RNA sequence: UCACGGCUAGCUCAGUCGGGUAGAGCGCCGAGCUAACAACUCGGUAGUCGUGGGUUCGAAUCCCACGUCGUGAC
Repeated sequence: UCACGGCUAGCUCAGUCGGGUAGAGCGCCGAGCUAACAACUCGGUAGUCGUGGGUUCGAAUCCCACGUCGUGAC
């Protein structure tokens, strides 16, 4: 330098193919239970979807550029 893949909640990830209300588990907070703790049960809590543009009535999703991490080629 080129090619490919990843970037979404505090963490691990799904959702993208085929545009239409942003999700799960863990974590965290509160309550129940217990002598107490753990476990368990119930309730609650979280997003400029890497950045900037474009297309569209509508973009995490499609297009372009860039950033960053990883893999490969030279």
A computed fold for a 74-nucleotide RNA from a Thermoanaerobaculia bacterium, annotated as transfer RNA.
It matches the Rfam family "tRNA". Its family is annotated with triplet codon-amino acid adaptor activity in the Gene Ontology. From the family's description: Transfer RNA (tRNA) molecules are approximately 80 nucleotides in length.
The sequence is in RNAcentral, with records from ENA.
Lineage of the source: Bacteria > Pseudomonadati > Acidobacteriota > Thermoanaerobaculia.
The prediction has a mean pLDDT of 82.